[in-house]
RNA sequence: UGCUAAAGUUAAGGCAACACGGGGGAACCAAUUUUCGGGGCGCAGCAUUUUUGUAAUGCAGAACAUUCCAUUGUUCAAGCCCGACAGCUAACCUCGUAAGUGUAAUGGA
Numbered sequence: 001u002g003c004u005a006a007a008g009u010u011a012a013g014g015c016a017a018c019a020c021g022g023g024g025g026a027a028c029c030a031a032u033u034u035u036c037g038g039g040g041c042g043c044a045g046c047a048u049u050u051u052u053g054u055a056a057u058g059c060a061g062a063a064c065a066u067u068c069c070a071u072u073g074u075u076c077a078a079g080c081c082c083g084a085c086a087g088c089u090a091a092c093c094u095c096g097u098a099a100g101u102g103u104a105a106u107g108g109a
Stems, first nucleotide, its partner, number of pairs: 001102004008018003019097006029087001035084001037085001038082004045059005061076004067109006
């Protein structure tokens, strides 16, 4: 001085506030499929092959220093949590503010 991400500001630390995010939770609506368990965060889902390996391929998805769009290119495509249980959801309740990292071009607006 940037990037991924909600993960920032208030000099440092703690607390707190603001800001930015997540979850639970009526009516109405939706759904009636609950061991073939189910669900949440996240882009990280589905399928096929198979030498069964963090392997390969395809279709989706995601990222790439002014902002938006298009094209191409290069990469990613994990991990974790709840614990029998959760659709949406006003009021209301509750939680997080980590961790990592150094750089893509062309055209148009």

The RNA shown here (c-di-AMP riboswitch aptamer (ydaO/yuaA leader)) has 109 nucleotides and comes from a soil metagenome.
The coordinates come from a structure-prediction model, not an experiment, and the mean pLDDT is 83.
Of the family's consensus pairs, 96% are formed in the model.